[in-house]
Context: one part of a larger RNA
Molecule: small-subunit ribosomal RNA, central domain
Organism: Chlamydiota bacterium
């Protein structure tokens, strides 16, 4: 390659966005590139396969058919694919109605806490440990009151609860931005799906350049423990966590399951819209959408399990795998200010 796979065995890109491409709803008419069906040409001999015949057989030779993965050329057929017109609305998009939400970015503003700072009161311990000691304290600590500053973070509410495309979002208010539902009614008339390359975002830790700097806390110092303790425990501490701008492009970035659409017994919580029944009303009952859970049929799986959020049954597309070690290394290429990052082997050996 071909085949087989991709929750845990080797294997789904971190995520979206989108270019080439692949694929792509219903009816019509037309054309005939693909495609099908005749017929002529051509597809030199040898070789090769039937059958016949020749050297005593064979091998080898002759003759004769039929083969040569086809190729142009004419003339046709219209079911699919493909072009071109028309046309429809079931998938898409839109506009109305009404709603959701810790979905982003800016400002503002709030309270509790911790630390430091002033002042007061009050006197000998405080801290801290498994026990202690370092450490702070008679130049008045801890504690308590009272007023000050500062940075970081928002307890209850919180919830297999909600937003968000993934990382990721949680105190209150306000503006701007984007999103998702939902009702029925209207409008556009396949505008889709998927996407190599490419752009875009993307924890923490890390860089730079200037701010800030309470608490916490790598390095680092000190005190324990220990046989030693470059460690766990304690006391103190820098970078750093924190805000601006600009890189870095990594994660067990996980559901270790790429995205769309279609279908296929059910039971039970939940959020959010809606329909209806009861009711003055709420409450509550019975549905129907979209999320987000537990449990289980059929079926699937090596099993564990998954089961309408499928790992079921089937289509497009894409990305990956192909023995272990060597190695995500080596060498080049690139991209990064550096750290490194993306690509990525091989000999050797089992």
């Nucleotide at each position: 390659u071909u085949g087989g796979g991709c929750g845990u065995a080797a294997a789904g890109g971190g995520u979206g966005c989108g270019u080439a491409g692949g694929c792509u709803g219903g009816a019509a008419u037309a054309a005939a590139a693909g495609u099908c069906g005749c017929a002529u040409g051509u597809g030199a001999a040898a070789u090769u396969u039937u059958g016949g015949g020749g050297c005593u057989c064979a091998a080898c030779c002759c003759c004769a058919a039929a083969g040569c993965g086809g190729c142009a050329u004419g003339c046709g057929a219209a079911a699919c694919u493909c072009u071109a017109u028309u046309u429809c609305u079931a998938g898409a998009g839109g506009a109305a109605u009404g709603g959701c939400g810790g979905a982003g970015a800016a400002g503002a503003c709030g309270g509790a806490a911790u630390u430091c700072c002033a002042u007061g009161u009050g006197u000998a311990g405080c801290g801290g440990u498994g026990a202690a000691a370092u450490g702070c304290g008679u130049a008045g600590a801890u504690a308590u009151a009272u007023g000050g500053a500062a940075g970081a973070a928002c307890a209850c509410c919180u919830g297999u609860g909600g937003c968000g495309a993934a990382a990721g979002c949680g105190g209150u208010c306000u503006u701007c931005u984007a999103g998702c539902c939902u009702c029925c009614u209207c409008c556009u008339g396949a505008c889709g799906c998927u996407g190599a390359g490419g752009c875009a975002c993307g924890a923490a830790a890390g860089c730079a350049a200037g701010g800030g700097g309470a608490g916490c806390a790598a390095a680092c110092a000190g005190g324990a423990u220990u046989a030693g303790a470059u460690a766990c425990c304690c006391u103190g501490g820098u970078a750093g966590u924190c805000c601006u701008u600009g890189c870095c492009g990594u994660a067990a970035a996980c559901g270790a399951u790429g995205u769309g659409u279609a279908c296929u017994u059910g039971a039970u919580g939940u959020a959010g819209u809606u329909g209806g029944g009861c009711u003055c009303a709420a409450c509550c009952c019975c549905g129907a959408c979209u999320g987000u859970g537990u449990c289980g049929u059929a079926g699937c799986u090596a099993a564990c399990g998954c089961g309408a959020u499928a790992a079921g049954u089937a289509c497009a597309c894409c990305g990956c795998c192909u023995g272990g070690g060597g190695a995500g290394u080596a060498c080049a290429c690139u991209c990064g200010c550096a750290a490194g990052g993306g690509u990525g082997a091989a000999a050797c050996u089992c």